Model confidence (mean pLDDT): 86 of 100. Small-subunit ribosomal RNA from an uncultured bacterium, 1420 nucleotides, folded computationally. The RNAcentral record of the sequence draws on ENA and SILVA. Rfam family: Bacterial small subunit ribosomal RNA.
RNA sequence: AAUCAACGCUGGCGGCGCGCUUAACACAUGCAAGUCGAACGAGAAAGGGAGCAAUCCUGAGUAAAGUGGCGUACGGGUGAGUAACACGUGGGUAAUCUACCCUCUGGUGGGGAAUAACUUUGGGAAACCGAAGCUAAUACCGCAUAAGACCGGAAGGUGAAAGGCGCAAGUCGCCGGAGGAAGAGCCCGCGGCUGAUUGGCUAGUUGGUAGGGUAAAAGCCUACCAAGGCUGAGAUCGGUAGCCGGCCUGAGAGGGCACACGGCCACACUGGCACUGAAACACGGGCCAGACUCCUACGGGAGGCAGCAGUGGGGAAUCUUGCACAAUGGGGGCAACCCUGAUGCAGCGACGCCGCGUGAGUGAUGAAGCCCUUCGGGGUGUAAAGCUCUUUCGGCAGGGACGAUAAUGACGGUACCUGAAGAAGAAGCUGCGGCUAACUACGUGCCAGCAGCCGCGGUAAUACGUAGGCAGCGAGCGUUGUUCGGAGUUACUGGGCGUAAAGAGUGCGUAGGCGGUGUUCCAAGUCUGUUGUGAAAUCUCCCGGCUUAACUGGGAGGGUGCGGCGGAAACUGGAAUGCUGGAGUGUGGGAGAGGUAAGCGGAAUUCCCGGUGUAGCGGUGAAAUGCGUAGAUAUCGGGAGGAACACCUGCGGUGUAGACGGCUUACUGGACCAUAACUGACGCUGAGGCACGAAAGCGUGGGUAGCAAACAGGAUUAGAUACCCUGGUAGUCCACGCCCUAAACGAUGCAUACUUGGUGUGGGCAGUUCAGUCUGUCCGUGCCGAAGCUAACGCGAUAAGUAUGCCGCCUGGGGAGUACGGUCGCAAGGCUGAAACUCAAAGGAAUUGACGGGGGCCCGCACAAGCGGUGGAGCAUGUGGUUUAAUUCGACGCAACGCGAAGAACCUUACCUGGGCUCGAACGGCUUCGGACCGCCGGUAGAAAUACUGGCUUUCCCGCAAGGGACUGGAGUCGAGGUGCUGCAUGGCUGUCGUCAGCUCGUGUCGUGAGAUGUUGGGUUAAGUCCCGCAACGAGCGCAACCCCUGUCCUGUGUUGCAACCCGCAAGGGGCACUCUCAGGAGACCGCCAGCGAUAAGCUGGAGGAAGGUGGGGAUGACGUCAAGUCCUCAUGGCCUUUAUGCCCCGGGCUACACACGUGCUACAAUGGCUGGUACAAAGGGUCGCAAAACCGCGAGGUGGAGCUAAUCCCAAAAAACCAGUCCCAGUUCGGAUUGCAGUCUGCAACUCGACUGCAUGAAGUUGGAAUCGCUAGUAAUCGCGGAUCAGCAUGCCGCGGUGAAUACGUUCCCGGGCCUUGUACACACCGCCCGUCACAUCACGAAAGCCGGCUAUACUAGAAGUCGCUGCGCCAACCCGUAAGGGAGGCAGGCGCCCACGGUAUGGUCGGUGAUUGGGGUG
Repeated sequence: AAUCAACGCUGGCGGCGCGCUUAACACAUGCAAGUCGAACGAGAAAGGGAGCAAUCCUGAGUAAAGUGGCGUACGGGUGAGUAACACGUGGGUAAUCUACCCUCUGGUGGGGAAUAACUUUGGGAAACCGAAGCUAAUACCGCAUAAGACCGGAAGGUGAAAGGCGCAAGUCGCCGGAGGAAGAGCCCGCGGCUGAUUGGCUAGUUGGUAGGGUAAAAGCCUACCAAGGCUGAGAUCGGUAGCCGGCCUGAGAGGGCACACGGCCACACUGGCACUGAAACACGGGCCAGACUCCUACGGGAGGCAGCAGUGGGGAAUCUUGCACAAUGGGGGCAACCCUGAUGCAGCGACGCCGCGUGAGUGAUGAAGCCCUUCGGGGUGUAAAGCUCUUUCGGCAGGGACGAUAAUGACGGUACCUGAAGAAGAAGCUGCGGCUAACUACGUGCCAGCAGCCGCGGUAAUACGUAGGCAGCGAGCGUUGUUCGGAGUUACUGGGCGUAAAGAGUGCGUAGGCGGUGUUCCAAGUCUGUUGUGAAAUCUCCCGGCUUAACUGGGAGGGUGCGGCGGAAACUGGAAUGCUGGAGUGUGGGAGAGGUAAGCGGAAUUCCCGGUGUAGCGGUGAAAUGCGUAGAUAUCGGGAGGAACACCUGCGGUGUAGACGGCUUACUGGACCAUAACUGACGCUGAGGCACGAAAGCGUGGGUAGCAAACAGGAUUAGAUACCCUGGUAGUCCACGCCCUAAACGAUGCAUACUUGGUGUGGGCAGUUCAGUCUGUCCGUGCCGAAGCUAACGCGAUAAGUAUGCCGCCUGGGGAGUACGGUCGCAAGGCUGAAACUCAAAGGAAUUGACGGGGGCCCGCACAAGCGGUGGAGCAUGUGGUUUAAUUCGACGCAACGCGAAGAACCUUACCUGGGCUCGAACGGCUUCGGACCGCCGGUAGAAAUACUGGCUUUCCCGCAAGGGACUGGAGUCGAGGUGCUGCAUGGCUGUCGUCAGCUCGUGUCGUGAGAUGUUGGGUUAAGUCCCGCAACGAGCGCAACCCCUGUCCUGUGUUGCAACCCGCAAGGGGCACUCUCAGGAGACCGCCAGCGAUAAGCUGGAGGAAGGUGGGGAUGACGUCAAGUCCUCAUGGCCUUUAUGCCCCGGGCUACACACGUGCUACAAUGGCUGGUACAAAGGGUCGCAAAACCGCGAGGUGGAGCUAAUCCCAAAAAACCAGUCCCAGUUCGGAUUGCAGUCUGCAACUCGACUGCAUGAAGUUGGAAUCGCUAGUAAUCGCGGAUCAGCAUGCCGCGGUGAAUACGUUCCCGGGCCUUGUACACACCGCCCGUCACAUCACGAAAGCCGGCUAUACUAGAAGUCGCUGCGCCAACCCGUAAGGGAGGCAGGCGCCCACGGUAUGGUCGGUGAUUGGGGUG
C1' cells in the first nucleotide's frame, strides 16, 4: 500500500459496488422451461341468460389432458475432480459436423398401415401397469420422380417431401442441394506448480498389415506380425491446484492471488451406462448399483437447491421464503400472447470506494467547572454563555420526471424542484518512552499490568491504571489474519565462498557448457520492413453524462507475445576448404627422498652366553613401585633379532593429492630446457561415473627389538579412573583384502590472458668475463612492497588485482551433520540429509579498557639486610557474639574495630521501666480574653516533673484622652516538633587508590568507523622532569616552583630577654657585642672544575661552602574509581508520625560476661631493681584560672595566699643520664594483677559506675606456635614534659624536646603501582566468563511388541443396467410374392457371449493416527 475479511468501541445522510473463503454437509416450503388449436383427434364445468320445466344459448372449441412439432444441450449455479492439448497463445483439418437464421437453386406427385387420447375392463394401498375395442395428423411406411448429392475406375446403382391458414392475393411451412453466418469436434508447436529421502517406466505398450468403428484422422477397438516407445532438458510415482483475461504490490524485473465482471473447462447425491437428438452420455430426462431421506396396506414406491429465496449444521464470518416482466435478452407461436428467481428493481449489512453534513460571524471581568502550579499564576479557551445570521442533510407540506419514437413503469409519488419552521435531530476512535506527531498530576510499588521491536513496573513510572491536556484520523477509528514492498535477505535486472555461511581430500574422464585464425556458401539464432492476430471489460490519454466524485459512455493508445511474407549477413551457429600462434608428436639434454620389487650395510636399543668387578642401580620437583649378593648397574668379548635410517638436510627437491629420506640393482610414471622436423584446433572445464587417498580401525596369516592405548603398581592430590615414575597387551612392521575419514589447510577449485618494482633460492639454456664474473631468458619456490582490491586483517605476476569459460558450494543461531528413508561397509561407521520446537541473536575483523600463575623496563620499608614489636601473660580500650526491660545508633578487607566519642556517675542520651503534657520544651502569623503574669523567698503532696498555696514585687513606649503598640499569660487556629525511614533521591564534607605521574583539549594529519597520532621511540629524572627524534604544532589540570617551620650569615629592633662593665643587700646606672626575640635580606644555581654522555638533557667525582644536586619537615591531593562513608554535625526532596515516632521528669541502661578478635599499657629483669646525691630541655597552659614561699600530714592532700591577664609570676620536679651504695639470677629486693582495711579530692550525688593515697595482699608471667606489624637518620629504639576535652576522670589522641643506633649485596621472589607490548570467548571488566553430569518441572520429536485407518498395486472371483455380436423353434400392421392360406424381407421378446460399475478373497506398497516402555533434544 492492499483486502470477498473478522473482532472491539462508536455510528447522521446519499450514490455506486460487494456480500458462505468453512460442510461439492443435509435440506421443509414456494417458485426457477415451456409453448404451439394456423399439425391432429377428442373436449368439460362453474357462472350468466332464456324458459313453468325438460332443455337451449352463452361460457367455449375455452380449461384440463393426449398425439405431434420446436425448445428443454441456452440461460442460471458450483470449483469437487483435473498437472491434462484442461487452459493460454499461434497454427492445421484435402480427416469433420452443424437444428433454428440468411442467400441461391431444384422439387413438394400418388398411396398405405397403425396408435395414444377416448370407451369397456382387470390388477394395485399408492406409484402405476395390463387386456380388448375405436380414431386423426406436419406421427409412421412404401411407390414414383432425381437437377444437384452419395457409391463406383467405368458401366451403372442408391436415395425425398406435409401440409396448415386465408374469400383471395398470398403467407407460414415441408424435401434435395450449394454457399454464408455463427457454433462445435479432432490434431499439432510453444508456455505456465512442487518433491530425486520418487531413477527407472511401459504389453495395446511402440510401429506395421487387415478388419471394425466414428460426423471425422488415429491402438479408438480386434486379430496377426515386428520389438519397440518414454526418461537426467526429470519419465514413472507422490503432494498440491480448475486455467486465463485480469486483481494486489513493486521504479522495474519480479512476487502473491484467481472473490466480483468476461472467455474456456469440469461437475450436478456417489459410481457405471446408454437412449433420444443437429448437438448430451444430458443440474430441474431415462436405466442399474450404492449411501441417505421420505411414504407404505410391508407387497412395493418416491426423491436429489453446486437455480432464486429460505432452513438446520459447520464456522471468526457472509443478506429477503420481496416486487415486476415496464426495460434488455431468451424459448414457443403467423400473431395476439404465454413462460422466464436470466434480468430490471427494491430490502438487509459502514463490508468497500466516493461525496456531504453535524453550523457561520461576533464575543474577555479570559465566567464557572476541571487540571497543573514555583501559590505569583498557567491550561482547557473564542472554546462556552450572550448577540447577529444561514438552513446543506434530515423531518413536514406541495409539485413531479427521463428511462417509453403509438400503447405498456416493477422501481415510485422515487430522483429532482418549491415552500414554511428551527441551530434546531447528527462525533467518535486510537495514540502521546524511542522508532513516531503528541506531557503533566495522582494511584500502584517487579504487584496489578503494558508490549510491534527495543523494552517499561522493585516508592518520585512522560512506558501500568485514572484524570486534565495534547497529537492523529474522522462516520469512522483501532486490533487481528493474509499478500507484496522495504529485503540487493535466492541477487535475470542485482549477491557471495582466505578469516563472517560457503572450494568437493586429489586426479582421470562421459554427457553437457564454452572455444584460435583466413576465405566461400546457407540463413537456424540475430537485426530490420510489412502484414495477421493478441475478444470485450480492465489500464493510460483525450472528450462527454449523472450538481461533484466514486460510477459510467465514446475515441485513441498500450497489450513487452505468437504466426505469415520480404530483406541484411557483421557476430553466434551450420557446411566446405585452408593456416599455425593453442594442443600434441619427434630429436638432443640434464635434475629429482616420484613409484614398485629384490638384495646389501653400519650405528644404536633390547635380549642371550662368557670375562672383569662390587653394592648398589634406576627414577624424580622430591620419592616410591621396580631391578640387584641366586652378583645387577658399569665395563670387555661373542651371538640373536626386529625396527628405524644420525651427520649430509637447506622456508632445498619430487609427486595430482595423501605423501616420499641409508646404499645398490632391475622395471617404470611425470615434469623441465633446447631445437622447430611433423599433425593441424586434435582444446578448456567437467553433472553422473571410475581411480587414488595420512593416521586410527577391521579380516586372514606372519613378525615383534624399541615404543606404547587398555591394564597393573608407585607417587601427587581433598580426591586423581590424569599430568610424573616403574612395568605392560593390542597396535606400530610384512603380505593380501577392507575401511574412505582429517585443522585431507594456502582454511584460497581448474584453465587462459593482461597489469609498476626490489631481493633471495632450486633446475636448465644463451651470451659474456682473468674469474661458475656478470647479463638475459624459461620453468619452479620464498620474502618485501606499487596501483588496484578488501568490512577490516590483509592480498598484491604463485592475486584475494583486471577479465573470460566451466564445475562445486552458501543463504540467521541452536536442534544437527541428528532422526527417518535410501545406499555402501564384516563391523566401527561413511555418503545423502530433514522437521517439530526454541532464541534475538550466533558470527567476522578491528578499537578502547580491564585482566593473565604472558613478556620487557622502572618505582615504593614491597622483598632482602637490620633494629624493635604484635601473636603467649595480666590489665586498659574498641568490636563481634551472647545476655538484657534496655544493653541507643552508625562504621565491616586494605580504607570498621583507643573509629564518630577533644573525655556516658546525673546531665550528655538518641535506649528501657514508670509518672506526666497536648499550641506543646523553643519559634512565626491571626482572633479573643487578662495583665503584670513571670520571678524571688517559704510551706504542703510527690521520686521528680508538676500541682496547690503564703509572702514580696507590681511593666515600658506614643498619646491630653479614648486608644494603639511592645512584652507576657490563658483559650482557639494556620504553621510546629521528630537523633523516625530512605547516604541506592541529594548538597556539603570526608576516606581510598595516591603526592601515584598521570588525565585531557584545540587545530592539523591518518582511519569507512570506533579511534589513533600528539602522550609512542632513544636517553634522563623523584616526576608526561628535561633533551633529542618524530605528522604533528600548541595548550590546560596535575609535577616542580611560589607559602610556612628548620639549618648559616648579615642588617634593623632591645623589654619582661641577654649580659662582657660600675655601684650595691636589694633597687639602680650604663650597654645591645654575644644568646635570644621579631621583621627584612643574603645564600644553592650542576654556578665552578674533571670525567662519562650525542657537543644535549643529565649522571659520577672534586673544590669551595653552614648547607650540594628537590638540604630536612609541613601545607598543598589532577581526570576519575569504589551507588565507599555520613539524612545521628549541618542543609535538603519524598515518605511516615501528630493526646505521639513530639515534649518534661525520676530511676535504670550505654560500664552486663561462658567466649572470640583488633589496638595498646606493664612486665617477665642485672644494658636491671631499689636507696641517696649531682646536672642539662623544648613546647605549651593559666583570672570561673595557674598558684610560689611557709606550716600540717608517711602520702594523696590540707592550710595559706606572695606574684601573675604572663619573654616579668605560677604550673615546673624534667626523666633517662652521671656519681655512690645495695641486691646476685631466684618466680627473686623481678613483676605488679587481685583482694582487704584506712583515707584524699572533685561533684547535688562516686551503690550500680570516678581518679588518687597509705598499709597489707603479691596472681599470671622466665621473651611467647602458625602467622604478622613498624622503621632508612636526628630515623628506629628509649626517656620524660606539655596541651585539647574536662567539675572530676587517659595506658588514648595531638604536640615537645633529651639520649641516640644497626642495615640496605641486590630486585629472583611476595604485595601495591607506572610505562610499552602481547593474548582474550572478559566490558556490572578474572570476585569476569563458562562446560558437562545429576535432581525437579515442562514442551515438541525419534524408536517401539502391536492396534486402527486413507490411498494404491497385482492375482483370482463376481457380474446389475447397457451398447455391440451371435441366436431367436415364441411374437409382429405397413414392403415383396401370392386371390387366399401362407411364405419372404425386416423386426421384437427371450437366450448366449465380449466388455464392465458397486462388491468379494488373497498378498503387497505407501501415507497417517495411536502405543506400555525407551532415546536423545529444547526451555526453566